[in-house]
Background: The RNA shown here (c-di-GMP-I-GGC riboswitch aptamer) has 86 nucleotides and comes from a Deltaproteobacteria bacterium. Of the family's consensus pairs, 90% are formed in the model. Taxonomically the source falls in Myxococcia (Bacteria, Pseudomonadati, Myxococcota).

RNA sequence: GCUCGAAAGGGCAAACCAUCCGAGAGGAUGGGACGCAAAGCCACUGGCCUUAAUCCCGGCGGGGAAAGGCAGCAGGGCUGCCGGGC
Numbered sequence: 001g002c003u004c005g006a007a008a009g010g011g012c013a014a015a016c017c018a019u020c021c022g023a024g025a026g027g028a029u030g031g032g033a034c035g036c037a038a039a040g041c042c043a044c045u046g047g048c049c050u051u052a053a054u055c056c057c058g059g060c061g062g063g064g065a066a067a068g069g070c071a072g073c074a075g076g077g078c079u080g081c082c083g084g085g086c
Base pairs, nucleotide, nucleotide: 001086002085003084004083005082011036012035016031017030018029019028020027021026034072040078041077042076044075045074046073047070048069049068050067051066054065055064056063057062
């Protein structure tokens, strides 16, 4: 460096609940554990979700741009613990 995950010491924490923030998706903190060997970090690519404000279209139902969110959807980038194998 590549690859694998049986163990140990540890780590993270879905749903749900409370409080707070946000128009919303959602986020933060605490509780809680479904899971996770990168469930550590980054919205670069695809995907999914949101629509308050702004712009465009409009048949006034809405659509698009755009702005945001999800890293626990996948790919990619960066970093990394323990042990086995090469």